Molecule: transfer RNA
Organism: Tupiella akineta
């Protein structure tokens, strides 16, 4: 140096021929059961404002286009990995 592949909550991982982000699970947290605790059910669990479990904004590596509407398509950048030279 040329190619290709990935990047999303505290951690793994969905969600793609563009149409409510965060599905499920692990960890936290709060109940129920217990004498107590495991286990095992329930419910909640991304950020920032916010007294707040009200709201409201924002949020998929970064930054920019496209489009009414982007994780989703294009482009430049960053970082891994993997094959070639």
């Nucleotide at each position: 140096g040329a190619g290709g592949g990935c990047g999303u909550g505290g951690c793994g991982g969905a969600a793609u021929c563009g149409g409510u982000a965060g599905a499920c699970g692990c960890a936290g947290c709060g109940g129920a059961c217990u004498u107590a605790a495991a286990a095992u059910c329930c419910g909640c669990c991304g950020a920032u404002u916010g007294u707040a479990u009200a709201a409201a904004u924002c949020g998929u590596g970064a930054g920019g286009g496209u489009u009414c509407a982007a994780u989703u398509c294009c482009c430049u950048c960053c970082g891994c990995c993997c094959u070639c030279a």